[in-house]
Context: one part of a larger RNA
Molecule: small-subunit ribosomal RNA, 5' domain
Organism: Verrucomicrobiota bacterium
RNA sequence: GAACGAACGCUGGCGGCGUGGAUAAGACAUGCAAGUCGAGCGAGAUUUCCUUUGGUAGCAAUACCGAAGGAAGUCUAGCGGCGAACGGGUGCUUAACACGUGGGCAACCUGCCGAGAAGUGGGGGAUAGCUCGCCGAAAGGCGAAUUAAUACCGCAUGUGAUUAGAGUGGACAUCCAUUCAAAAUUAAAGUCGGGGCAACCUGACGCUUCUUGUGGGGCCCGCGGCCUAUCAGCUAGUUGGUGAGGUAACGGCUCACCAAGGCGAUGACGGGUAGCUGGUCUGAGAGGACGACCAGCCACACUGGGACUGAGACACGGCCCAGACACCUACGGGUGGCAGCAGUCGAGAAUUUUUCUCAAUGGGGGAAACCCUGAAGGAGCGACGCCGCGUGGAGGAUGAAGGUCUUCGGAUUGUAAACUUCUGUCAUUGGGGAACAAGUCGCUUACGUUAACUGCGUGAGCGUUGAUAGUACCCGAAGAGGAAGAGACGGCUAACUCUGUGCCAGCAGCCGCGGUAAUACAGAGGUCUCAAGCGUUGUUC
Numbered sequence: 001g002a003a004c005g006a007a008c009g010c011u012g013g014c015g016g017c018g019u020g021g022a023u024a025a026g027a028c029a030u031g032c033a034a035g036u037c038g039a040g041c042g043a044g045a046u047u048u049c050c051u052u053u054g055g056u057a058g059c060a061a062u063a064c065c066g067a068a069g070g071a072a073g074u075c076u077a078g079c080g081g082c083g084a085a086c087g088g089g090u091g092c093u094u095a096a097c098a099c100g101u102g103g104g105c106a107a108c109c110u111g112c113c114g115a116g117a118a119g120u121g122g123g124g125g126a127u128a129g130c131u132c133g134c135c136g137a138a139a140g141g142c143g144a145a146u147u148a149a150u151a152c153c154g155c156a157u158g159u160g161a162u163u164a165g166a167g168u169g170g171a172c173a174u175c176c177a178u179u180c181a182a183a184a185u186u187a188a189a190g191u192c193g194g195g196g197c198a199a200c201c202u203g204a205c206g207c208u209u210c211u212u213g214u215g216g217g218g219c220c221c222g223c224g225g226c227c228u229a230u231c232a233g234c235u236a237g238u239u240g241g242u243g244a245g246g247u248a249a250c251g252g253c254u255c256a257c258c259a260a261g262g263c264g265a266u267g268a269c270g271g272g273u274a275g276c277u278g279g280u281c282u283g284a285g286a287g288g289a290c291g292a293c294c295a296g297c298c299a300c301a302c303u304g305g306g307a308c309u310g311a312g313a314c315a316c317g318g319c320c321c322a323g324a325c326a327c328c329u330a331c332g333g334g335u336g337g338c339a340g341c342a343g344u345c346g347a348g349a350a351u352u353u354u355u356c357u358c359a360a361u362g363g364g365g366g367a368a369a370c371c372c373u374g375a376a377g378g379a380g381c382g383a384c385g386c387c388g389c390g391u392g393g394a395g396g397a398u399g400a401a402g403g404u405c406u407u408c409g410g411a412u413u414g415u416a417a418a419c420u421u422c423u424g425u426c427a428u429u430g431g432g433g434a435a436c437a438a439g440u441c442g443c444u445u446a447c448g449u450u451a452a453c454u455g456c457g458u459g460a461g462c463g464u465u466g467a468u469a470g471u472a473c474c475c476g477a478a479g480a481g482g483a484a485g486a487g488a489c490g491g492c493u494a495a496c497u498c499u500g501u502g503c504c505a506g507c508a509g510c511c512g513c514g515g516u517a518a519u520a521c522a523g524a525g526g527u528c529u530c531a532a533g534c535g536u537u538g539u540u541c
Base pairs, nucleotide, nucleotide: 001541002540003539004538006537007536008535009534010533013389014388015387016386017385018384019382020381026345027344028343030342031341032340035082036081037080040079041078043076044075045074046073047072048071049070050069051068052067053066054065055064056063057062089300090299091298099224100223101222102221103220104219105218108217109216110215113213114212115211116210117209118208119207120206121155123153124152131144132143133142134141135140160186161185162184163183165180166179167178168177169176170175190205191204192203193202194201195200226272227271228270233263234262235261238260239259240258241257242256243255244254245253275297276296277295278294279290280289281288282287302323303322304321305320306319325336326335327334328333353379355378356377357376361375362373363372364371365370392422393421394420395419402413403412404411405410426482428477429476430475431474432473441463442462443461444460445459446458447457448456449455485530486529487528488527489526490511491510492509496525497524498523499522500521506513507512
């Protein structure tokens, strides 16, 4: 000198863009952060309309109250499907194939999505819910009866796939591609429309088997990146083999047996520290230090362990066990996990609102409308940082008054002020007022697809959707009115005098000042440097 996720002191007008728990991975009140589908299923509640029918009042028309059936909606606890493994947080662990980079898998998996091929036949038994009974303070649980499905289980079929065989080609032992023949095993589910008297035909979304693609993941290897020898020897599943088990898959991954190997001064083993990278800061560079925000990967979710479900987890807002802590309790027993967004306490020098909206982008579900989304988009707070703007411009000498200094003549503050005139940025106030909106959907309509309709695809017209926001921006009004401080002035280092003090009080980054004329302490006047900031402290180069 530069830099910072900074803090502290004094001061503080506005805006834009960023950024904000670095310490206790300490503990957490409260609310929200993952739901959705009734076009998978039975059931219940409810609204409107229609039909039939009963009762009451009335002479009747009619009015009111009910019951049954049907149609069209709305809502929902439960079964079922998909999602909940993404997104969001933190940096505890980890010196490791964790990360980066370059390769390999003839050793692998892959829901949804795209492309292609084939199929979707016919049956069965249950169980939630509902009802009844019982136990319990609660959380919750038990029994009986009964019911549905795209829930569950057999059967049929086998384009295919899998397991053996023979041949050809390729390759790296296994394998891959292809041909042949025979055998065994192995699938499925419907829903919503349209046409038709019906049989049946047809569309969309699904379901099953297989091949393939994209994207995602798993495993293996070469190389690279901390300190320490006041750590020198380490190792028994250890190193290798055979066989078996296990896995999606290779492998001591696990096990039985056999052999005695394997690593190490090119630093094994041990100890300490640490998430890694793209990058960031600094520096002319080489290098050094760091890894906040943003992006990629990894690890973790109160602590430790474990598996279940599933395409995918050994699963932050799932389950089980143990532990610590906290809460409820009728003392028998239960409940919980903010390192999600806000917020509280604590510790700390120190880090924000218990805000708005799904309008946009994206995600989940759904045929769709739509619902959910503390992701995200916005607003709020903090001079925490960077950038921009303003606090007025011009004229104005009796060089006013006051202050300070003085050689008492004057000098300086100083064109500074007053005064005259002008302007109107920002703030204030009045009015107008956005872009971000594309779509979806509704209505009308044209064409194509179809035997036809619904539907689907393409196009046109109209209508509809904004949290931010009455914000940005624009126009007008008034008036210099509301807006400057901090540090320094001995040398380094730009900037000097007076008074007070008298080795005292004090200053100080280094050198050093202060003991009676202190440009170094304190105050004042003046000056210098930066400026909505200025200094100090800490850390890095």